[in-house]
Context: one part of a larger RNA
RNA sequence: CCAGCUGGUGAAUGGCUCGGCUCGAGAGCCGAUGAAGGACGUGCCAAGCUGCGAAAAGCUCAUGGGACCCGCAUGGAGGGGAAGAACAUGAGAUAUCCGAAUCGGAAUCCGUUUACAAUUGCCACGCGCAAUAGGGAACUCCCUGAAUUGAAACAUCUCAGUAAGGGAAGGAAAAGAACGCAAUAGCGAUGUCGUCAGUAACCGCGAGUGAACGCGACACAGCCCAAACCGAAGGUCUUCGGACCAAUGUGGUGUUCGGGUUGACAAUCAAUUCUCGACAUUUCAUCUGAAGUCUCCUGGAAUGGAGCGUGAGACAGGGUGACAACCCCGUAAGAUGAGGCAGUACAGAAGGCGUCAAUACCAGAGUAGCAGGGGUCGGAUAUCCUCUGUGAACGACUCAGGCAUCCCCUGAGAAGGCUAAACACUCCUCGAGACCGAUAGCGAACAAGUAGCGUGAGCGAACGCUGAAAAGCACCCCGAGAAGGGCGGUGCAAUAGGGCCUGAAAUCAGUUGGCGAUCGAGCGACAGGGCGUACAAGGCGAUUCUCAAAACGACCGAGGAGCGAUCCUCCAGUAGGAAGAGAGUCGAGCCGGCGUCGUGUCGUGCGUUUUGAAAAACGACCCAGGGAGUGCACUUGAUUGGCGAGUCUAACCCGUGAACCGGGGAAGGCGUAGGGAAACCGAUACGGCCGCAGCACAUUCGUGCGAGGGCCACCGUGUUCAAGCGCGGGGAGUCAAUUGGGUGCGACCCGAAACCAGGCGAUCUAUACACAGGCAGGGUGAAGCGUGGCGAAAGCCACGUGGAGGCCCGUUAGAGUUGGUAUUCUACAAUAUCCUCUCGUGAUCUGUGCAUAGGGGUGAAAGGCCCAUCGAGCCUGGCAACAGCUGGUUCCAACCGAAACAUGUCGAAGCAUGACCUCAUCCGAGAUAGCCCGCGGGGUAGAGCUACCGAUUGGAUGACCCGCCUCCGAGAGGAGUCGGCCAUCCUGUCGAACUCCAAACCCGCAGGCGUUGUAGACGAUGGGAGUCCGGUGCGCGGGGUAAGCCUGUGCACCGUGAGGGGAACAACCCAGAGCCGGGUUAAGGUCCCAAAGUGUAGAUUAAGUGCGAUUCGAAGGUGGUCUCAAGCCCUAAACAGCCGGGAGGUGAGCUUAGAAGCAGCUACCCUCUAAGAAAAGCGUAACAGCUUACCGGCCGAGGUUUGAGGCGCCCAAAAUGAUCGGGGCUCAAAUCUACCACCGAGACCUGGCCGUGCCCUUGACAGGGGCAACCGCGUAGGUUGGCGUUCUGUUCGGAUGGAAGCACGGGUGAGAACUCGUGUGGACCGUUCAGAAACGACAAUCCUGGUCACAGUAGCAGCGAUAGUCGGGUGAGAACCUCGACGGCCUGAAGAGCAAGGGUUCCUCGGCACUGCCACUCAGCCGAGGGUCAGCCGGUCCUAAGAUGCACCGUAACUCGACUGCAUCAACGGGAAACUGGUUAAGAUUCCAGUGCCAUCGUGCAGUAAACGUCGACGCCGUGUGGAACGCUGAGCCGGGCUUUCGCCCGGUCAAAUCGUGGAAACUCGUGGAAGCCGUCACGGCACGAAGCGAGCGAAACGCGAGAUAGCGCAAGUCAGCCGUACAUAGGGCCCGUGAAAAGACAAGCACGAUGUCCGUACCAAGAUCCGACACAGGUGCUCUGGCAGCGCAAGCCAAGGCCUGU
Repeated sequence: CCAGCUGGUGAAUGGCUCGGCUCGAGAGCCGAUGAAGGACGUGCCAAGCUGCGAAAAGCUCAUGGGACCCGCAUGGAGGGGAAGAACAUGAGAUAUCCGAAUCGGAAUCCGUUUACAAUUGCCACGCGCAAUAGGGAACUCCCUGAAUUGAAACAUCUCAGUAAGGGAAGGAAAAGAACGCAAUAGCGAUGUCGUCAGUAACCGCGAGUGAACGCGACACAGCCCAAACCGAAGGUCUUCGGACCAAUGUGGUGUUCGGGUUGACAAUCAAUUCUCGACAUUUCAUCUGAAGUCUCCUGGAAUGGAGCGUGAGACAGGGUGACAACCCCGUAAGAUGAGGCAGUACAGAAGGCGUCAAUACCAGAGUAGCAGGGGUCGGAUAUCCUCUGUGAACGACUCAGGCAUCCCCUGAGAAGGCUAAACACUCCUCGAGACCGAUAGCGAACAAGUAGCGUGAGCGAACGCUGAAAAGCACCCCGAGAAGGGCGGUGCAAUAGGGCCUGAAAUCAGUUGGCGAUCGAGCGACAGGGCGUACAAGGCGAUUCUCAAAACGACCGAGGAGCGAUCCUCCAGUAGGAAGAGAGUCGAGCCGGCGUCGUGUCGUGCGUUUUGAAAAACGACCCAGGGAGUGCACUUGAUUGGCGAGUCUAACCCGUGAACCGGGGAAGGCGUAGGGAAACCGAUACGGCCGCAGCACAUUCGUGCGAGGGCCACCGUGUUCAAGCGCGGGGAGUCAAUUGGGUGCGACCCGAAACCAGGCGAUCUAUACACAGGCAGGGUGAAGCGUGGCGAAAGCCACGUGGAGGCCCGUUAGAGUUGGUAUUCUACAAUAUCCUCUCGUGAUCUGUGCAUAGGGGUGAAAGGCCCAUCGAGCCUGGCAACAGCUGGUUCCAACCGAAACAUGUCGAAGCAUGACCUCAUCCGAGAUAGCCCGCGGGGUAGAGCUACCGAUUGGAUGACCCGCCUCCGAGAGGAGUCGGCCAUCCUGUCGAACUCCAAACCCGCAGGCGUUGUAGACGAUGGGAGUCCGGUGCGCGGGGUAAGCCUGUGCACCGUGAGGGGAACAACCCAGAGCCGGGUUAAGGUCCCAAAGUGUAGAUUAAGUGCGAUUCGAAGGUGGUCUCAAGCCCUAAACAGCCGGGAGGUGAGCUUAGAAGCAGCUACCCUCUAAGAAAAGCGUAACAGCUUACCGGCCGAGGUUUGAGGCGCCCAAAAUGAUCGGGGCUCAAAUCUACCACCGAGACCUGGCCGUGCCCUUGACAGGGGCAACCGCGUAGGUUGGCGUUCUGUUCGGAUGGAAGCACGGGUGAGAACUCGUGUGGACCGUUCAGAAACGACAAUCCUGGUCACAGUAGCAGCGAUAGUCGGGUGAGAACCUCGACGGCCUGAAGAGCAAGGGUUCCUCGGCACUGCCACUCAGCCGAGGGUCAGCCGGUCCUAAGAUGCACCGUAACUCGACUGCAUCAACGGGAAACUGGUUAAGAUUCCAGUGCCAUCGUGCAGUAAACGUCGACGCCGUGUGGAACGCUGAGCCGGGCUUUCGCCCGGUCAAAUCGUGGAAACUCGUGGAAGCCGUCACGGCACGAAGCGAGCGAAACGCGAGAUAGCGCAAGUCAGCCGUACAUAGGGCCCGUGAAAAGACAAGCACGAUGUCCGUACCAAGAUCCGACACAGGUGCUCUGGCAGCGCAAGCCAAGGCCUGU
């Protein structure tokens, strides 16, 4: 590592079912006499469900019942019952609060005191008598009324009058007794079903929509008013006296078969109303109801097995210790009562129908109709409705008769009303099931609309099973232990021990077998081997020999051939050779099989999407369970069957056991005739020929007949002058079942973003409104005013005073959020932390209340915000929206087998048609991919161009012309060079759109050969598809610099193709795979890896070139080397080398400063020579000098040049380490040539087998025999045959002597699968033949559940800002609990008090399974108990913004909406009244003590009080005065500490409401009388009366006294000063801002007494009780604020108090 075993985990599977689902039948309203629904209670102990209601799991009565009972719920305790309980049915009683909710209000509670609130009717006018309301699953009617969607877009249209909303009613609703249909005949209310009919009709005449009449059925039922005429003849109530209604008409008559009236006649039978009132079926309740607990066996138990019986109008079903007709309940049959049918049928009573004639009295008006607009409908001109306008007639009339009008004819009387049954639905009751069986079936078998989530509307789970019986484990032991475990006991079983039947898989532990430090890893397959492997279910295997033997096929030996490898012939098609047959021997872990581990060979998972996937393309961690082509209607085919010129019924009816089934039912459909737009007309009952099958005759060819079939002929009809043409014609359909396809529906499944409707949200946030609250401190110094100065004045200046400001500073509080682009970024936090920064008296900030709502709001505007959601919120519904797009789509096998193309397309990711595939049928004889020949057609390759057209190199010659320039000329003009142009000749070249030519090749036709076809080709018809992204190679193109590029074309291949080769490698080479063997070859190879040659004869390469088919290597270069060819030189001595010479005229001339061979120009002669330049280089200023050419000598054989070819070489640079596959290879293992052997595939040959197709046999597609060289790959796809799952019927069986399931093994089949054994398990299960399906999974980022490895590994992230330490205690156990000490932290808080919100968290006791980021003995945790006390605190009262109700109005309507009126509600605003002390574990302005106060009422006294009015009652900003508390300073007193003393230090020195009294300013009055005074911080005031004086009125939380001889304190229990933003008061400034209302109070006396209900009151109020999922560094309104020092609520330090758990 793999596997098994033993266990764990886990929950599948199997079995079960108190639950669902569907269908059928029944039944069908409840409510003011208070419903439905809910809240709260209710039990001895009681949390939930159920029941019930303060009479509370119940009370009374009647009937039944007959022994037990006190619900689910089996416990403890205690009761009830033969005086009849429990239980059942019926009738009563009781029936809290909310709810229509109804006296008023309100979140299930209050208040007033007893109320029908509202609306309506009557009325005796009193809510006296009545009615309505609200609810209900679906169904019904009326009103309003979408969108997604379809139309492949979209607007009319469609979806659809659907969803949704509003209103109304009932057990049904609605409709309904013709101003109706129809058509020359008729019907006779309505509704529903079948049909008519997918018809008529409508419609961008697109998509689609879509009747009626009639017929067949179900069920049936008809009536009343208004009016004419009559005119009180009537009705309701009553206390019986009467009252009231009624001439705006009670009543009679009357209603279409018209009536009235008048007259005549006849006669008593209708409608209608009233009274009585069933049977039976049926439903419910109750009851009667047959027959074994016989014997034996197994077993825990008998209902099982064996044997013997019994009943049956009962063998439906269930229970009982396994399967029960006879054990129990039931069942068949029957009995009793009640309900229902139904106040129905029947019966009775009242009632009075009618005929004739006359008359012209009556018969429904803003109506019928018309015009225009709109909606709706199939309704088209011809549906129905409606709006606006207009607008009749009067029975002698009117309406209708699918265009208008007119005349006949036919039908019918609108504008008033009622009406059963037949039909829709299912909250409910009962029954049933080829429905599900716990991931299924309702969301819910269980605490289910529960737990939980959300502000809310709303969303919404999971969880079944011990056993026959609890017999549910006594006792003992371990343990801190009510944890857990052991022993033991019960039981058939405890691996049935409490989430307990079975108990799979993933997975974990232990153990066993194999293996194990080797080895490149899709985990395997195949072959062979080692080890292991009780029984059973398999029994063969190994080895030796013999027989026989397919393809293939030798060695050796002999003879011969070849340079050689080697080959040929003979031996010899011999030996051998797979499978097979026989014999012998051996073997029981022995063989097969299984498990595992080596070895060899081969080999890149699965699904999908793709041209192409192992892919570094997508999906899945693993396992289990769930998970996707279905149903209906219509339609078109096939198969099978029935009947057949016919065929079938539908609704419905009858029978039956409700369905099935049997019998009726022809209404109607399809068919039987077509043609035509229509009018309209209207066809072969066979005339001819051919001929398949078949038959007959011949049987050699064949001949005759010949269904079906084919070709003619003829006919019908339309068109039409005609001719012709189109369609049709010589009878086959129809119904059912199964099945393929199509269309419509969700339509194979999952998947959007969206659209629309109705609701829910302003607890977040935006803005407005109402009522409230907050803003340390400091600075600046506007106006105004004063004083002084100046000025004629206006005015100005200076100094003060003053205190303005969308002024300044500001870490006050508070608000904001600039930068750090810091920290954080699985956070403290789904927006935080720290620093920095901005505003901070205003367009300021904040609280509470309240308003605005989704195409809407709000917005100093960012598309911002509107509950973590915003370019249109959220929730539910339409909805299974649609998706040409992505993904997924489940067992096996057999036969055939594609397309990635064309055309069209708002088409290009789609679709349709064709091509291509498949299946079936028909026909009946040819067909033709290959080759050859013949006859035609063609213009490409190539070639050519002096053959055209076009392009095109160089030269020569010539002519004309043109041009520049030069020359000549006076000029005209001429000449010349050059260029252009033209012609000829020579020379050199081209063309897809050039061709004088011209193949291969292709096409057509015919013949021949070949192949193929009666075993049915070719062809035809019909059913079903898929396909419309293609790719590569080769050939030929187009585009492009090119591409593994784009785009054509032909063939092949991949796609859909395996095998061999190519290192690997879809398409390159070989080759087309049914399965298992044996051989031989192909491509390609033969040194080793690695099968076969270090093969043979030659050559080349030296570069590792190369050993790579395609997997590069260029231009250019190369005295690398090999080969070939040609020219020249060479023994008369070449080429190279060495030795020597290389001279003279002359320094040639010119030029030049010079120019001497060698700057330059010109010339380049001559002489001596063997040869030597008027110099080819180097060199010098110029010379000089050195070489060379050239000559001679030495040497002695080839040399030299050019051209062509082979193999090499240079050119030659890429990214982690290279490579020919590797090693490696050099007369090769490279390259070239020729050759000989061998290896090598699934190809070919061959043996056996399987399938398919065909033939023969056969009834057969079974079986048997035979044939296949010309059958066997296969994606999409077509066709066909099987396996398995669940259920139903049927046949035959199994099972406690052990079913299903599960686990591990054995066997069979090609496979899906089947079968056997053992164990587990403990009650059901299978076979045959048919049938029905929620029928087969590995994948869908699938759904639900469970689980693992990695791994106790990597690693140390987090434990959520900060200080604890030591000692004692408790305890099983202490960093954390507790106590003490020391140490530390907070100070406008981390202290103290409230509001909101929470809801018991408060306190005590007992605990530690949970919660607590550790631990815990602790706790905001768990369990139990306890705790909140009010006339004067708040609610209660009042009103605000605003809200609600009623009236009224709008609206189709309302749960909707505006104004107004009335009423009510709404608060942190207004407001009658309490203080001090004490007390509890937990409460206090509430209890207690003491001392007060208010309101109302009563009594008594006083008193006679009318009205006006005042208060309540109000902004912002400065300033003055009074002034408590607190604090400070100083002193006294008391206590404490230190100290020898002096003295110092610390602390304290208290004291309320209430009552009485005092008290400033202001104001009023009196006096007074100022001509300039008085006065202020400032402004200022004054003869309309200043100052001064006096009086009245008059404030505080102010002073004093009482309260208080009390209380508190151990004691003392005094005084002075300062400050002073509470509170009071006074004056001032500002405003385009002027700053609530009501209740109530005052005005209005004193005393005494009584009354003062109800609700809240605990605790937290926050770095743990609130909002943020958390014991969360966030958020959350108000009040109080000591000391030092300081401007300061700043920063810092320290008290009081708190904390060390911001655990």

A computed fold for a 1703-nucleotide part of an RNA from Halorubrum lacusprofundi ATCC 49239, annotated as large-subunit ribosomal RNA, half A. Its mean pLDDT, the model's own confidence on a scale to 100, is 83. NCBI's taxonomy places the organism under Archaea, Methanobacteriota, Halobacteriales, Haloferacaceae, Halorubrum lacusprofundi. The RNAcentral record of the full RNA draws on Rfam.